[in-house]
RNA sequence: CUUGAGAAAGGGCAAACCUUGGGAAACCGAGGGACGCAAAGCUAUGGGUCUAAUGGGGAAACCGAUGACCGCCAGGCCGCCGCA
Numbered sequence: 001c002u003u004g005a006g007a008a009a010g011g012g013c014a015a016a017c018c019u020u021g022g023g024a025a026a027c028c029g030a031g032g033g034a035c036g037c038a039a040a041g042c043u044a045u046g047g048g049u050c051u052a053a054u055g056g057g058g059a060a061a062c063c064g065a066u067g068a069c070c071g072c073c074a075g076g077c078c079g080c081c082g083c084a
Stems, first nucleotide, its partner, number of pairs: 012037002017032006035071001041077003045074003048069003055063002
């Protein structure tokens, strides 16, 4: 330097659901609660997904983000431990 195998410690976050508040909704905040997560920390930059209010259309269907999702994937930034 490369390849393979491979434990731990201290902890962290918190799904569904319930209560409550905000929102047109998606969804988000707070409390409880743990399905899980080595980034399930931050970020809306690319892709993807969700909602569809004002508006368009109009019998309607439908169109439509400027709204939302980072616990959908990727990118960027930061972080903990290690028979590193």